[in-house]
Context: one part of a larger RNA
RNA sequence: CUGGGCGUAAAGCGCGCGCAGGCGGCGUCUCAAGUCGGAUGUGAAAUCUCCUGGCUUAACUGGGAGGCUGCGUUCGAAACUGAGGCGCUUGAGGUCAGUAGGGGGGAGUGGAAUUCCAGGUGUAGUGGUAAAAUGCGUAGAUAUCUGGAGGAACACCAGUGGCGAAGGCGGCUCCCUGGACUGCACCUGACGCUGAGGCGCGAAAGCGUGGGGAGCGAACGGGAUUAGAUACCCCGGUAGUCCACGCUGUAAACGAUGGAUGCUAGGUGUUGGUGGUAUUGACCCCACCAGUGCCGAAGCUAACGCGUUAAGCAUCCCGCCUGGGGACUACGGCCGCAAGGUUAAAACUC
Numbered sequence: 001c002u003g004g005g006c007g008u009a010a011a012g013c014g015c016g017c018g019c020a021g022g023c024g025g026c027g028u029c030u031c032a033a034g035u036c037g038g039a040u041g042u043g044a045a046a047u048c049u050c051c052u053g054g055c056u057u058a059a060c061u062g063g064g065a066g067g068c069u070g071c072g073u074u075c076g077a078a079a080c081u082g083a084g085g086c087g088c089u090u091g092a093g094g095u096c097a098g099u100a101g102g103g104g105g106g107a108g109u110g111g112a113a114u115u116c117c118a119g120g121u122g123u124a125g126u127g128g129u130a131a132a133a134u135g136c137g138u139a140g141a142u143a144u145c146u147g148g149a150g151g152a153a154c155a156c157c158a159g160u161g162g163c164g165a166a167g168g169c170g171g172c173u174c175c176c177u178g179g180a181c182u183g184c185a186c187c188u189g190a191c192g193c194u195g196a197g198g199c200g201c202g203a204a205a206g207c208g209u210g211g212g213g214a215g216c217g218a219a220c221g222g223g224a225u226u227a228g229a230u231a232c233c234c235c236g237g238u239a240g241u242c243c244a245c246g247c248u249g250u251a252a253a254c255g256a257u258g259g260a261u262g263c264u265a266g267g268u269g270u271u272g273g274u275g276g277u278a279u280u281g282a283c284c285c286c287a288c289c290a291g292u293g294c295c296g297a298a299g300c301u302a303a304c305g306c307g308u309u310a311a312g313c314a315u316c317c318c319g320c321c322u323g324g325g326g327a328c329u330a331c332g333g334c335c336g337c338a339a340g341g342u343u344a345a346a347a348c349u350c
Stems, first nucleotide, its partner, number of pairs: 003322004007304002012318001014201004021194003025088007033081002035077008048066004053060001091191001092188003096183004103177007110154001115149007125136002162169002206247006215241002220236004258317006266295011299306002323350003332343004
């Protein structure tokens, strides 16, 4: 250096941006580094291969040839890779015109409901459970009406529907802002793909400082259940859940499926757009583009299943796996306020 793999058996980094590197569209001209051919020099001897000698062999000996797969020099070839020049438009990007959207950040605002406070009516219960009890209530509860306070979440619409790279995103209005799709084929002219390191984003829980605190609710207290009940059920309830700023950096971060490009039967639904057809009109019908579901040709697969959104057929780049346990561990390094994260063994054992 070389193998086989990674949906579920071990294995796709949680996701993106991107330096180096690897790889890279069509035409033409030049060079000749890679590549290919000829010549020549070198590639010591021994060893290796062929022949020979040798006590029957081996060891060993002699001789020539081959080989030593390599390197240098030189001449030549120009298809491919590479380098340089010129050009192209299909990849990529842009201009213009539109479209849909819970994409992101900030500010404001609305109604329903829970809880609490004040007041009115009103009287003995209420609450809770399988049944109860703890709890609350004659200091007037529960119920009901009026007014007020405060926090959090946004019923219906709502949908295998939409948006986002992922995490994720849902009342309404305004401001700032990212991306996608469609149409025209106008502009640039390969500007591309991937991406070790690096940088950024990253649910929940957790941490720091300050605020906030309605409901819910780890811990905790009590009531039940039970042989016990450090639980499941009930009554309470602190952190937390919420906001600002900073940290943490994990997950069944899942499609358990890395990204990009091209190719390979169809059927059916749905979202956005464009064009056609049609209409009084929301509709309906047809075609195409982009997305998102279901079923399935071929093919693939150990099977399950996947099947133009591939797990099919190919190319490029990255990551990862290599029997189970020990071990998502120890030690060390790096990161962190800590909790811990990340990188990651061995003995031993089956």